[in-house]
């Protein structure tokens, strides 16, 4: 990197370093010198996988990821609805394959 599957309306920030960006594209509309991105520390959340337990559930939260503005911020080939529906593309994340 492909390729398959499951989720995506809920949830959760402080604090140091840094000094203009970020929010995937793309349009929109937003955050930001009352400090962006990024590293660090220390918490939190969640509940994919392992693990453990009274073992299809369910529970826990050790360990492997993830996440901690706003519905995945909205909209975005196309099908559909009475409709602002309901798929889907795209994207993010786990797990599994190559």
């Nucleotide at each position: 990197a492909u390729c398959u599957u499951a989720u995506c309306a809920a949830g959760a920030g402080u604090g140091g370093u840094g000094g203009a960006g970020g929010g995937a594209g793309c349009u929109g509309c937003c955050c930001u010198g009352u400090g962006a991105a990024a590293c660090c520390a220390c918490g939190a959340c969640a509940a994919c996988c392992u693990a453990c337990g009274u073992u299809u559930c369910c529970g826990c939260a050790a360990g492997g990821u993830g996440u901690c503005a706003a519905u995945u911020c909205a909209g975005c080939a196309g099908u559909u609805u009475u409709a602002u529906u309901a798929c889907g593309a795209a994207g993010a994340u786990g797990a599994g394959a190559u």
SAM riboswitch aptamer (S box leader), 98 nucleotides, folded computationally. It matches the Rfam family "SAM riboswitch aptamer (S box leader)". Rfam's curators write: The SAM riboswitch is found upstream of a number of genes which code for proteins involved in methionine or cysteine biosynthesis in Gram-positive bacteria. Gene Ontology term of the family: regulation of gene expression. Its mean pLDDT, the model's own confidence on a scale to 100, is 83.